Predicted 3D model of a 358-nucleotide RNA (Bacterial RNase P class A) from Desulfobulbus sp. Tol-SR. It matches the Rfam family "Bacterial RNase P class A". Gene Ontology terms of the family: dimeric ribonuclease P complex, ribonuclease P activity and tRNA processing. Its mean pLDDT, the model's own confidence on a scale to 100, is 76. The organism belongs to Desulfobulbus, within Bacteria.
RNA sequence: UGGAGCGGGUGCAUGGUCGCUCCGGCCUCGUGCCGGAGAGGAAAGUCCGAACUCCGCAGGGCAGGAUGGUUCGUAACACGAACGCCGGGCGACCGGGGGAAAGUGCCACAGAAAACAAACCGCCCGGUCGGAUGACCGGGUAAGGGUGAAAUGGCGAGGUAAGAGCUCACCGCCUCGAUGGCGACACCGAGGGCAGGGCAAACCCCAUCCGGAGCAAGACCAAAUAGGGGGAUGUUUGAGGGCGGCCCGUCCGAUAUCUCCGGGUAGGUUGCAAGAGAUGCCGAGCGAUCGGCAUCCCAGUGAAAUGAUCAUGGCCCUUCACCGGGUACAGAAUUCGGCUUACAGCCCGCUCCGUUUU
Repeated sequence: UGGAGCGGGUGCAUGGUCGCUCCGGCCUCGUGCCGGAGAGGAAAGUCCGAACUCCGCAGGGCAGGAUGGUUCGUAACACGAACGCCGGGCGACCGGGGGAAAGUGCCACAGAAAACAAACCGCCCGGUCGGAUGACCGGGUAAGGGUGAAAUGGCGAGGUAAGAGCUCACCGCCUCGAUGGCGACACCGAGGGCAGGGCAAACCCCAUCCGGAGCAAGACCAAAUAGGGGGAUGUUUGAGGGCGGCCCGUCCGAUAUCUCCGGGUAGGUUGCAAGAGAUGCCGAGCGAUCGGCAUCCCAGUGAAAUGAUCAUGGCCCUUCACCGGGUACAGAAUUCGGCUUACAGCCCGCUCCGUUUU
């Protein structure tokens, strides 16, 4: 100095004017005055995991769902850290993850064949056509060609009519054993001639976990109107019914007034802002993370506040310059831990591969 990998930070600033929400104080209690606080790294998507609340629940199982290398961290996790294996990259680094020798199923196109195998071209042997060439028939052959994302261990030698793990060395694979590691796993030795193509985000198998609904949860207070229940008093040609029919009487009932109780709606309060809290320092640990001490209190809502405007200055675009334009993504709603997605520009750190100079 060019390119690249990984991680972190910031997310316009200052001042004036006019407003908005909440809290505290004051008085002359008003639509008042003074003071303080007032969006984010993602407040977003609502995808996971929890706290909290109500409902359900003896215990166990089935179904269904989720997760999936190992160990650790955490309240918990579809989260994080370190390590291991596989794959990619010259490298810094990045991505992936149970089981395909339990069973079923699928494997487009092309190709002879996509899996109890299989002969399209080619190679080899035999036979027939008069010999050769060639053609046909029968057989052997997976070494070569060709197809495909994928072709039945790879490569070399021996062997053979031609070939073939048919045989052998090395590599791979399987089985057994030893060593190291908490473990995933690594490494070494012996034996086996090779069985077992791929797909589980196809069914399935294995291991672990999982009751449901959600702050519009839930709790408390509680108008008006209209219902419900109890009591008292009164009214009558008693609307009606029972006492076998009729009358009286009586009971139920009807109706009026008064009064009490209860459910529930609107509305209000709470849940709801002191917490798996923030900042700083010290310590443990490779790290995620954890512990100790000190200091601090830090939005809240009603699906509704957190704004507007002016000036000056940054930064970016355009321009020789002036003028002009722009200044990302977005916006709390019970709370917290994650993940994912969006994001103009600027700044910082570590590392890798080049180039140049010494």